[in-house]
Context: one part of a larger RNA
Molecule: small-subunit ribosomal RNA, 5' domain
Organism: uncultured bacterium
RNA sequence: GAGCGAACGCUGGCGGCAGGCCUAACACAUGCAAGUCGAGCGGCCGUAGCAAUACGGCAGCGGCAGACGGGAGAGUAACACGUGGGAACGUACCCUUCAGUUCGGAACAACCAAGGGAAACUUUGGCUAAUACCGGAUACGUCCGUAAGGAGAAAGAUUUAUCGCUGAAGGAUCGGCCCGCGUCUGAUUAGCUAGUUGGUGUGGUAACGGCGCACCAAGGCGACGAUCAGUAGCUGGUCUGAGAGGAUGAUCAGCCUCACUGGGACUGAGACACGGCCCAGACUCCUACGGGAGGCAGCAGUGGGGAAUAUUGGACAAUGGGCGCAAGCCUGAUCCAGCCAUGCCGCGUGGAUGAUGAAGGCCCUAGGGUUGUAAAGUCCUUUUAUGAGAGAAGAAAGGCUCUUUGAGCUGUGACGGUAUCUCAUGAAUAAGCCACGGCUAACUACGUGCCAGCAGCCGCGGUAAUACGUAGGUGGCAAGCGUUGUCC
Numbered sequence: 001g002a003g004c005g006a007a008c009g010c011u012g013g014c015g016g017c018a019g020g021c022c023u024a025a026c027a028c029a030u031g032c033a034a035g036u037c038g039a040g041c042g043g044c045c046g047u048a049g050c051a052a053u054a055c056g057g058c059a060g061c062g063g064c065a066g067a068c069g070g071g072a073g074a075g076u077a078a079c080a081c082g083u084g085g086g087a088a089c090g091u092a093c094c095c096u097u098c099a100g101u102u103c104g105g106a107a108c109a110a111c112c113a114a115g116g117g118a119a120a121c122u123u124u125g126g127c128u129a130a131u132a133c134c135g136g137a138u139a140c141g142u143c144c145g146u147a148a149g150g151a152g153a154a155a156g157a158u159u160u161a162u163c164g165c166u167g168a169a170g171g172a173u174c175g176g177c178c179c180g181c182g183u184c185u186g187a188u189u190a191g192c193u194a195g196u197u198g199g200u201g202u203g204g205u206a207a208c209g210g211c212g213c214a215c216c217a218a219g220g221c222g223a224c225g226a227u228c229a230g231u232a233g234c235u236g237g238u239c240u241g242a243g244a245g246g247a248u249g250a251u252c253a254g255c256c257u258c259a260c261u262g263g264g265a266c267u268g269a270g271a272c273a274c275g276g277c278c279c280a281g282a283c284u285c286c287u288a289c290g291g292g293a294g295g296c297a298g299c300a301g302u303g304g305g306g307a308a309u310a311u312u313g314g315a316c317a318a319u320g321g322g323c324g325c326a327a328g329c330c331u332g333a334u335c336c337a338g339c340c341a342u343g344c345c346g347c348g349u350g351g352a353u354g355a356u357g358a359a360g361g362c363c364c365u366a367g368g369g370u371u372g373u374a375a376a377g378u379c380c381u382u383u384u385a386u387g388a389g390a391g392a393a394g395a396a397a398g399g400c401u402c403u404u405u406g407a408g409c410u411g412u413g414a415c416g417g418u419a420u421c422u423c424a425u426g427a428a429u430a431a432g433c434c435a436c437g438g439c440u441a442a443c444u445a446c447g448u449g450c451c452a453g454c455a456g457c458c459g460c461g462g463u464a465a466u467a468c469g470u471a472g473g474u475g476g477c478a479a480g481c482g483u484u485g486u487c488c
Base pairs, nucleotide, nucleotide: 001488003486004485006484007483008482009481010480013347014346015345016344017343018342019340020339021305026303027302028301030300031299032298035064036063037062040061041060043058044057045056046055047054048053071258072257073256080183081182082181083180084179085178086177089175090174094171095170096169097168098167099166100165101164102136103135104134105133111126112125113124114123115122116121142151143150144149156163157162158161184230185229186228191221192220193219196218197217198216199215200214201213202212203211233255234254235253236252237248238247239246240245260281261280262279263278264277283294284293285292286291311337313336314335315334319333320331321330322329323328350380351379352378353377360371361370362369363368385425386424387423388422389421390420394415398410399409400408401407402406432477433476434475435474436473437458438457439456443472444471445470446469447468453460454459
């Protein structure tokens, strides 16, 4: 000199854009953050109707989604990450292609009845539907087998145009696995290792593999630093620097890991699953004491810790996601608004003129000098401010109709009556902070008297202090200015 997710002191007009618990991965009241589908299914309720039925709603069975999106960095020195390769794999939804979509059956919720329990919830019996479950048939591909041969599928729905379902192949996407190289400190850590290293066989997995197991062999790693200990998420990047390098890993993006602590599996294409399940533990809460409930490192918010970090806001209008044929529903993702000078950038706090150089202040050799064209005064302007009026883009969709490659009509905005524009009023609403001994731009007076104090270093202060305190003046920066911390 430059930087910062900064903090503190003094001060503070506006706007745009960004950023905002770095500490206790401490504990959490309350609300919301993942649902959706009646075009899979039976039932119940409401409205209309004599009824058939139509419309709307509800819990349940069923499907898809809840493995994404969002948060955090505890752990991890490792194929975790980065980069470049590889072979023994999987992939719901999506695209392309081929071939199918047949005949039956038995249940279980809901519901009804009877109970248990304070509650959470739950037991028994009975009825029932399906795109839920099971069996038979068929098999272009497919799988097993050397072969012969054997095995294996489906589901329908509606407003009649579609949406589905099954088998197989290919693609795309995403993921699992393996390897070369790179990736902090300590030798006051020198030896480490028994599934350990390799082989055979077998099991297991989507898949290779000591991944597991049985047997066999005795190997494997290490001063090119094994093992141990400490520290740490990694990267693109960011800061600095002429560069080499050094430091760093907030925001944004990619990957990894975690979800009260530890362990486990289930379901599923995918999890060993943040707002799923089971067990154990700590903690909190309810209880009729028998037993139960919970997990903010989601968004807000609370307590606590701390030098320190925001609203218990609005909307799904846009973008994106889930479900749905669609309309649509959900979405604390997201888009916006609120708070904060936290940062960067921009604007303003007026312009011109104005000497008898007014008054006042300060200094003085008492003549004067300086503050200083500064003020007042005169003439203007109106960014900003206040008031009034007008007022967006962001909107593409979607719906309806028709002559259906399309056309016409209609129509959706949280932000927001915001941005922006016009008019009116009136210099009106708007300047501070630090420094002035040298380094280092900027000097005098008074007070104090090694006191009070200053200080980054050198050093000032003991009666004439340009170094302390105040005042005047001056210098620097400016809605900021200084200080502290930290890095280059």